Predicted 3D model of a 399-nucleotide RNA (Bacterial RNase P class A) from a Sphingomonadaceae bacterium. The coordinates come from a structure-prediction model, not an experiment, and the mean pLDDT is 76. The model forms 94% of the base pairs in the Rfam consensus. Rfam family: Bacterial RNase P class A. The family's RNA type in Rfam is ribozyme. About the family: Ribonuclease P (RNase P) is a ubiquitous endoribonuclease, found in archaea, bacteria and eukarya as well as chloroplasts and mitochondria. Taxonomically the source falls in Sphingomonadaceae (Bacteria, Pseudomonadati, Pseudomonadota, Sphingomonadales).

[in-house]
RNA sequence: CCAGGGGGCCGGGCAGCCGCGUCGACAGCAAUGUCGCCGAGGAAAGUCCGGGCUCCACGAAACGAGGGUGGCGGGUAACGCCCGCCGGGGGAAACCCUAGGGAAAGUGCCACAGAGAGCAGACCGCUAAUCCAGAAAUGGACAGUAAGGGUGAAAGGGUGCGGUAAGAGCGCACCGCGCGACUGGUAACAGAAGCGGCAAGGUAAACCCCACCCGGAGCAAGACCGAAUAGGGACUGCGCGCUCGCAAGAGCAGGCUUGUUUUGGGCCAGCAGUCCGGGUUGGUUGCUUGAGCGCGCCCGGCAACGGGCCGCCUAGAGGAAUGGCUGCCAGUGCGGAUACGGUCCACUUGUGGGAUACCGUCCGCGCUACAGAACCCGGCUUACAGGCCCCCUGGCAAA
Numbered sequence: 001c002c003a004g005g006g007g008g009c010c011g012g013g014c015a016g017c018c019g020c021g022u023c024g025a026c027a028g029c030a031a032u033g034u035c036g037c038c039g040a041g042g043a044a045a046g047u048c049c050g051g052g053c054u055c056c057a058c059g060a061a062a063c064g065a066g067g068g069u070g071g072c073g074g075g076u077a078a079c080g081c082c083c084g085c086c087g088g089g090g091g092a093a094a095c096c097c098u099a100g101g102g103a104a105a106g107u108g109c110c111a112c113a114g115a116g117a118g119c120a121g122a123c124c125g126c127u128a129a130u131c132c133a134g135a136a137a138u139g140g141a142c143a144g145u146a147a148g149g150g151u152g153a154a155a156g157g158g159u160g161c162g163g164u165a166a167g168a169g170c171g172c173a174c175c176g177c178g179c180g181a182c183u184g185g186u187a188a189c190a191g192a193a194g195c196g197g198c199a200a201g202g203u204a205a206a207c208c209c210c211a212c213c214c215g216g217a218g219c220a221a222g223a224c225c226g227a228a229u230a231g232g233g234a235c236u237g238c239g240c241g242c243u244c245g246c247a248a249g250a251g252c253a254g255g256c257u258u259g260u261u262u263u264g265g266g267c268c269a270g271c272a273g274u275c276c277g278g279g280u281u282g283g284u285u286g287c288u289u290g291a292g293c294g295c296g297c298c299c300g301g302c303a304a305c306g307g308g309c310c311g312c313c314u315a316g317a318g319g320a321a322u323g324g325c326u327g328c329c330a331g332u333g334c335g336g337a338u339a340c341g342g343u344c345c346a347c348u349u350g351u352g353g354g355a356u357a358c359c360g361u362c363c364g365c366g367c368u369a370c371a372g373a374a375c376c377c378g379g380c381u382u383a384c385a386g387g388c389c390c391c392c393u394g395g396c397a398a399a
Stems, first nucleotide, its partner, number of pairs: 001395010012329007020039002023036005041370001045381002048379005053218004058264006066214005071085005086100001087098004101209002106207002108203003123149002125145003130141004157175006176198001177196003182191003222285004232276007241252004254268004292312003296309005330368008340360004344353004
């Protein structure tokens, strides 16, 4: 210098004039005025996850339905998130991806081609014995075979030696595969003495099986005040009992309360449900001090993160505020000017030359990304003109 990879940050600045919003102070009868602090994001977006908070749902156990997650360990309030590690895949590497439990519980699928694609298969081939033909070579039938060739994404382990009529893990060696004492590691897992000729392909991001997890709704949740109407009407299912007691009450049974069952609780002369119709759409609150922030420090940890100290308070609108104009600067694109400087050439190493090709310089015009809080927080995903910084891998060159 070039190419690649990983991470972090900014995304406009300054000034003037005018204009907004909450809050606070002062003035004012009030309207309002003056002053002051503060006033959109890294994604505020998508509404995909997890929570805080609010209300509703009777709870517990077992079973079922439905949904979610899927290597191991750690972090966190929690998660489908984050960190580290392991296995698999990609890449020369730095690194990246991973929907990563089970195919020997069962079912399904693997088009076309091919003999044969789940429990297969003989198309072309190869071959003793037996039989037929032939003088013979050889041909045919029967039988054996899956090493060679072909088809295919994939054909029932691979290479070599032996063996055979020809072959075949048929036998052997090595590799592969399965089981694995022992060792390392918290674990996933890795290594591995030894054993086994040994084969049950792929697909579960197909149904399924296994393990673990899971109430519902949502700030348009909810609370209060005010106001108004019709304390409205119709229908369905079950029940409307017994004993003791003067009574209160107690016990038993029954109905309702959850998808089913058991159990506990609650309501009972009621309980559960459906439909039609009417009124209110006003105000206050919820509403911003938090699982908060700090390009601060210390400690622990590989890290995510946790603990401590110090400092800070940074929108709370309520149809929804933070804007408009001007000038300069910054970045960037295009066009023009200039030989002033550098890049370029020459040799006298500080002079000369040439040229607007490039950079700097000057002028003009244009542009400055994605995008707007609405109860709050932790994530993920998507969008983003332009620019800056750090680290790593590889190549080239120089010292």